[in-house]
């Protein structure tokens, strides 16, 4: 340099033939329990989906450029 794949919550992931409030587990936080801690149980919160632009009535999803990680080739 070329091809390819991935980027969604603090972490690990789900979600795709475009559609209505973007989900789960763990972690963190609060509460119950305990003399205290841990464990257990309960609860609410947390991501404008890597950035920008385009198409569309509508984009995490399709197209383009860029950024970052992985793989293959040179």
């Nucleotide at each position: 340099g070329g091809c390819u794949u991935c980027g969604u919550a603090g972490c690990u992931c789900a979600g795709u033939a475009g559609g209505a409030u973007a989900g789960a587990g763990c972690a963190a936080c609060a509460g119950u329990u305990u003399c205290c801690u841990a464990a257990a149980c309960u609860g609410g919160a947390g991501a404008u989906c890597g950035a920008g632009g385009g198409u569309u009535c509508g984009a995490c999803u399709c197209c383009c450029u860029c950024c970052g990680g992985g793989g293959c080739c040179a």
Molecule: transfer RNA
Organism: Candidatus Gastranaerophilales bacterium